[in-house]
Model confidence (mean pLDDT): 75 of 100. Bacterial RNase P class A from uncultured Fibrobacter sp., 360 nucleotides, folded computationally. It matches the Rfam family "Bacterial RNase P class A". Rfam describes the family as follows. Ribonuclease P (RNase P) is a ubiquitous endoribonuclease, found in archaea, bacteria and eukarya as well as chloroplasts and mitochondria. Gene Ontology terms of the family: ribonuclease P activity, tRNA processing and dimeric ribonuclease P complex. By type it is a ribozyme. NCBI's taxonomy places the organism under Bacteria, Fibrobacterota, Fibrobacteria, Fibrobacteraceae, Fibrobacter. RNAcentral holds the sequence, with entries from MGnify.

RNA sequence: CGGAUGGCCGCCGGCAGCAAUGCUGGAGGAAAGUCCGGGCACCACAGGGCAGGAUGCUGGAUAACGUCCAGGCGCGGAAACGCGACAGACAGUGCAACAGAAAGCAAACCGCCAGGUUCGGGCGCAAGUCCGGACAAGGUAAGGGUGAAAUGGCGAGGUAAGAGCUCACCGCGUUCCUGGCGACAGGAAUGGCACGGUAAACCUCAUCCGGUGCAAGACCAAGCAGAAUUCCGCUCGCGCAAGCGAGCCUGGAGCGGCCCGCGACAGUUGGAAUUCGGGUAGGUCGCUUGAGGCGGUCGGUAACGAUUCGUCCAGAGAGAUGGUCAUCGCCCCGCAAGGGGUACAGAACCCGGCUUAUAG
Repeated sequence: CGGAUGGCCGCCGGCAGCAAUGCUGGAGGAAAGUCCGGGCACCACAGGGCAGGAUGCUGGAUAACGUCCAGGCGCGGAAACGCGACAGACAGUGCAACAGAAAGCAAACCGCCAGGUUCGGGCGCAAGUCCGGACAAGGUAAGGGUGAAAUGGCGAGGUAAGAGCUCACCGCGUUCCUGGCGACAGGAAUGGCACGGUAAACCUCAUCCGGUGCAAGACCAAGCAGAAUUCCGCUCGCGCAAGCGAGCCUGGAGCGGCCCGCGACAGUUGGAAUUCGGGUAGGUCGCUUGAGGCGGUCGGUAACGAUUCGUCCAGAGAGAUGGUCAUCGCCCCGCAAGGGGUACAGAACCCGGCUUAUAG
């Protein structure tokens, strides 16, 4: 980088159209893991602290980062280059299995060393002296051995043997000078060397971090339930409607001595309508033109930035973005004809990274 072109048949969106249909857009370098960082939304929030988490050389880039760029230092490598949580072990606490004598106010196992006691042997008349062994106490960190690590390295002097005990060089600490924005580097003087390792052990220091994620959230809003107000039997006629009229049904205060009859009124533990607040289903928005991609130009070593230039723009229903044929490309097999293969994987709010997958 991760196929190209064309034909045919399809799928989703947008625009135009009454429709038929036409035009047009339609996955990725990782759309993945959801591991970091931001935008955006809602909730919380005076300020500060505790707890918790992340990060940890310097300078820069950036909206931000645990990312990237440039550099320093250390380690690896012949080199190109690669890797590094790369602050603090004179604040405190802890840890170090096994091995080893000793692992933290160091330590004497072997070895080395002088002296003492004693044994054996040689020489000597003797005093004694020489050689070898044993014993207890001492000196010694040069050498051996253990270990991941043994109290600066190496050489010389020195010493009984040794030892920074002394000296040169290297390393380390302190001070100063020079170069660099800085990390740091180089140099000079000085200190005889101070107690080692481990902080992705607790811890200390510095910086940063409020929580939840678009199923965030905003708006509209059936039905059911709730609250308030109003209305009310049935049929017929007139009327657009509101309503008016007539008839009829049920109950019925009352009139009446009783029956018939008349009869105000009611038809109300129910139903209907309207309104209200919250709000479910559902709908709309958020939603994709953005810290945007590509190309050009300019600035910068670079990351990256600027741009008035050109060009491009999936967005839903968690559902589309495909299939097939031909030719070509690439790879493999084959002398050839020819045959085979062409991966990983797929948006769902968006963006910057990291990691992982990937035929060729």